The part of an RNA shown here (small-subunit ribosomal RNA, 5' domain) has 473 nucleotides and comes from an uncultured bacterium. Its Rfam family is "Bacterial small subunit ribosomal RNA".

Context: one part of a larger RNA
């Protein structure tokens, strides 16, 4: 000197920030991803009779982003600096295209099953949904002059969208080089292990798999094996070298009830998708189902200990839409907490026969003490009354009638805690108790004159805090 702190006592205000460090324990209930009708075809209302709405389904792009947490992980995980064999919706920028057809299908009808989730089989339909042919500058495979491969319309009629290349920008995969905790009471480890060839796979190298060959790889410059641990920028402390740590904020990375898969897709092996297994909790009509707050609230539970089931999309952005928009617990605010840093206040002047009380006294006085009173004056703070931004402008403020600004009466609404025996370390008397109660970081006080215990006067220091206790330097 520092803390995400807690805990005794006390406690006026404000701005900024901060706020489960323990059980990656377990969740009750609401929200946290919706969106286009300018892609289809229906259903129901509503209607100025040609539009509107609304709903559930087909489509499409988006749900890999935003959020959360640190369980695992000593590893190319992070960080610095490189590299080649790679992919990249939407965007931008160049270039050519957008042709002709075909069969289904959900919604609907109609008939069933089953408590329920949810389904079966019949029939009917439309698309930017499927499939073929057709054509290819550039592509792609093959090395000869062969092969193969596309498209999707819309509507408000000059916009928008689909298709093929090629190029950019973003963003990502991947490989190396150097860093980056303990322990030898861990000395030997390694068989897909270490290389080579053929082949497989991938967006792409590569024992990434694999079949066959070879005899190899790592290690006292610490393998391996346990034990701790997300890394960093940082932050904390110190003249600094270092030490300790890695909460908010920001980059990376791992996980999303536990363990395994893989489907879509440009991108996931996918927190609010899917499938399987398991633990648990609900539902059941016992045949079967249904679920995952380490999103924001909010509940038990653990715990010394950490907040609202709140307001708005008004501003910053993300995704969707030609817009108008609708969503958004990201995010912007409010609320609760002296947990933290700053700032402000709690009156000011003047007032001696130095009043009374109190406490001590040598009984003379001393002290409390300009301190009160008492005169004169202020009004931040609070309180009431008015005005009232900026942030947002062509319009739109949740915060909010907030901040500010003026006015009005009125000292009024506002001080504690810890310490004084020596050290650090400023500050002392009486009076109780009598190794007893009890204090104490250490030395050490208390058995009858205790400046040390408990308390009174009076005093240092500090102050909305003070002081313990814990952790680091």
């Nucleotide at each position: 000197a520092a803390c995400g702190a807690a805990c005794g006592c006390u406690g006026g205000c404000g701005g900024c920030a901060g706020g489960c460090u323990u059980a990656a324990c377990a969740c009750a209930u609401g929200c946290a991803a919706g969106u286009c009708g300018a892609g289809c075809g229906g259903g129901c209302c509503c209607u100025u009779c040609u539009g509107g709405g609304u709903c559930a389904g087909c489509g499409g792009a988006a749900g890999a982003c935003g959020g959360g947490u640190g369980a695992g992980u000593a590893a190319c995980a992070c960080g610095u600096g490189g590299g080649a064999a790679c992919g990249u919706a939407c965007c931008c920028u160049u270039u050519g295209g957008u042709u002709c057809g075909g069969a289904a299908u959900a919604a609907c009808g109609a008939u069933g099953g089953g408590a329920a989730a949810c389904u079966a089989a019949c029939g009917c339909u439309a698309a930017u949904a499927c499939c073929g042919g057709a054509u290819a500058c550039g592509c792609c495979c093959u090395u000869u002059u062969g092969g193969g491969g596309a498209a999707a319309g819309g509507c408000u009629u000059g916009c928008u969208g689909c298709c093929g290349a090629a190029g950019g920008a973003u963003c990502g995969g991947c490989c190396c080089a150097c860093g980056u905790c303990u322990g030898a009471u861990u000395a030997c480890c390694u068989a897909g292990a270490u290389g080579g060839u053929g082949g497989g796979g991938u967006a792409a190298u590569g024992g990434c798999c694999u079949a066959c060959c070879a005899a190899g790889g790592c290690g006292a410059c610490g393998a391996u094996c346990a034990a701790u641990a997300g890394c960093u920028g940082g932050u904390c402390u110190g003249a600094g070298a270092g030490g300790a740590u890695g909460a908010u904020c920001a980059g990376c990375c791992a996980c999303u009830c536990u363990g395994g898969g893989a489907c879509u897709g440009a991108g996931a092996c996918a927190c609010g998708g899917c499938c399987c297994a398991g633990a648990c909790u609900c539902c059941u009509a016992c045949g079967g189902g249904a679920g995952g707050c380490a999103g924001c609230g909010g509940u038990g539970g653990g715990a010394a200990a950490u907040a609202u089931u709140g307001g708005a999309c008004a501003a910053u952005g993300u995704g969707c839409g030609c817009a108008a928009g609708a969503c958004u617990g990201a995010u912007c605010c409010g609320g609760c907490c002296a947990u933290g840093c700053c700032g402000c206040g709690a009156g000011a002047g003047u007032g001696a026969u130095g009043a009374a009380c109190g406490c001590c006294u040598u009984a003379g006085g001393g002290u409390u003490g300009u301190a009160a009173a008492g005169c004169u004056c202020u009004u931040u703070u609070g309180u009431c009354c008015u005005g009232g931004a900026c942030g947002a402008u062509a319009a739109u403020g949740a915060c909010u009638g907030c901040a500010c600004c003026g006015g009005a009466a009125g000292a009024a609404u506002a001080a504690g805690a810890c310490c004084a025996g020596g050290u650090g370390u400023a500050a002392c008397u009486u009076c109780u108790u009598g190794c007893c109660a009890g204090c104490a970081u250490c030395c050490g006080c208390g058995g009858u004159a205790a400046u040390a215990c408990a308390a009174u006067a009076g005093g240092u220091g500090c102050u909305a805090g003070c002081g313990u206790u814990g952790c680091u330097c």